[in-house]
Context: one part of a larger RNA
């Protein structure tokens, strides 16, 4: 001086309580352990590993296995060497890497020739040799870099100065307050830094400035089944450029003050909501499989290339999710309202085929024009009537569609038929304080084809919180210490 205590005091967090929905039981998906396997490639393991790396494993990817090739090598750079363009076509053998045949076949400059041609030098590509390539091979306990956790907790430091023999301490602590070491007041301290705040982005109101691809109050025109269809306009919406506004600023009350309470006005009130922003430092935390990198290790192999497999296996056990067990509901017709996005190897409309999944078509779009693209829960009407059903929809057979050279291992999707478990789920756990849960679709990344995950967007929209005695983390000041 820390660190720890079934020590104390004080305060905070969906930490407990309240309340609402979940997990745990059923089936699928998924990822892991674990078992098998030639391989079932490798990390990731308590919060902080398990829909993590991997924003997308039929070949590729792929690292694993197994066959089959090759050794200056799939890649780079340079000496020496000998040749010639390099490559195209085309047959043959093979799984394919690849091998063999045949045809066709350089170029620049500059010298010698009348040329036809040689000759040097270079480039470029091949032979041989030689230095090196090359490694997703070990070590994340050698590293950089990033990254996860405490925790967006309020902390964590430093100068001079003062005390103390010294490690140290004092500033940072007390009395108050705050979401804050956030602000007063006191004070042997005064500054100061890195956090906090603030500045950035977004929402939420309102003024200006502009009007096309938006937008249509008001005026005209036309036809009409309808209508902004055309003109006209920038009113209003709305875009996206610049500006106002919120500051405990104004009133009351409590205070030394700092501030707390109510209230006015306002779209908005006391950090207005949501985002990025993550101090010093923990955890030899993660990661050599992005990368970068040092030491070790292979070099006719732990390098490279190829085909097929396998990463998708299945007595089991865990996690995280979709679906549902139904009437607040299934089913069937009618009807209504988005928002963010994405589109040239692309998005693809009308229209026609097809029960359909799709197929032909090709307008229009380099997108506030055209497409994606009907938004789904919702309303209105019929029906189901409490049942393992008109619940659920697992499996499984048959037919198709698409994507791609291929879809057996191993996509997705349609459609006919089957119609499994499941009737609300022990002990135990989990999220969440408002446009929040909980529900309903919509889009995007990846991406040829493939999402019940992931990132994002909007519609419907609630309970409850008395309170801090407990559980859990955390924070300050204290106090004990067989610890360091």
């Nucleotide at each position: 001086u820390g660190a720890c205590g079934g020590g104390g005091a004080u305060c905070c967090g969906c930490a407990c309580a309240a309340a609402c929905g979940g997990u745990g039981g059923a089936a699928c998906a998924u990822g892991u352990g674990g078992u098998u396997u030639a391989a079932u490639u490798c990390g990731a393991u308590a919060c902080u590993a398990c829909g993590c790396g991997a924003g997308g494993a039929a070949c590729c990817u792929u690292a694993c296995c197994u066959g089959g090739g090759u050794u200056u090598g799939a890649c780079a750079u340079g000496c020496a060497u000998a040749g010639g363009a390099c490559g195209u076509a085309u047959a043959c053998a093979g799984a394919g890497a690849u091998g063999u045949a045949u045809a066709u076949u350089c170029c620049a400059u500059g010298g010698a020739g009348u040329a036809a041609u040689u000759c040097a030098u270079g480039g470029c590509c091949u032979u041989u040799g030689c230095a090196c390539a090359g490694g997703u091979g070990u070590u994340g306990c050698a590293u950089g870099g990033c990254u996860g956790u405490c925790g967006u907790c309020a902390g964590c430091u430093c100068g001079u100065g003062u005390c103390g023999u010294g490690a140290g301490a004092u500033g940072u602590u007390a009395g108050g307050u705050u979401a804050a070491g956030u602000c007063c007041u006191u004070u042997a301290a005064c500054g100061a830094g890195c956090g906090c705040a603030a500045c950035u982005c977004u929402u939420g109101u309102c003024g200006u400035c502009a009007g096309u691809u938006g937008c249509u109050a008001u005026c005209a025109u036309a036809u009409u089944u309808a209508u902004u269809a055309u003109g006209a306009g920038c009113a209003c919406u709305u875009u996206a450029a610049u500006g106002a506004g919120a500051c405990u600023g104004c009133u009351u009350a409590g205070g030394a003050a700092a501030c707390u309470a109510a209230g006015a006005g306002g779209a908005a009130g006391g950090a207005g909501g949501g985002a990025a922003u993550g101090a010093u430092g923990u955890c030899a935390a993660g990661u050599c499989c992005g990368c970068a990198u040092g030491a070790c290790c292979c070099u006719u192999a732990u390098g490279u290339c190829c085909a097929g497999g396998g990463c998708c296996a299945c007595a089991c056990a865990c996690g995280u999710g979709u679906u549902a067990c139904a009437a607040u509901g299934g089913a069937u017709g009618c009807u209504a309202c988005a928002g963010a996005g994405g589109g040239a190897u692309g998005c693809g409309a009308a229209c026609c085929c097809g029960c359909g999944a799709g197929g032909g078509g090709g307008a229009g779009c380099u997108a506030a024009u055209c497409c994606u693209a009907u938004a789904a829960a919702g309303g209105c009407a019929u029906u189901c009537u409490u049942a393992g059903u008109u619940c659920g929809g697992a499996u499984u057979g048959g037919a198709g569609u698409c994507u791609g050279a291929a879809a057996u291992u191993c996509g997705a999707c349609u459609c006919c038929a089957u119609g499994a478990a499941g009737u609300u789920g022990a002990a135990a756990u989990c999220g969440u304080u408002a446009g929040u849960a909980a529900u309903c679709g919509c889009a995007u990344a990846u991406c040829a084809g493939a999402a019940u995950g992931a990132u994002g967007c909007g519609g419907u929209g609630a309970a409850u919180a008395c309170g801090u005695u407990c559980u859990c983390g955390g924070a300050u000041c204290u106090u004990g210490u067989a610890c360091a």

Small-subunit ribosomal RNA, 3' major domain from an uncultured bacterium, 484 nucleotides, folded computationally. The RNAcentral record of the full RNA draws on Greengenes.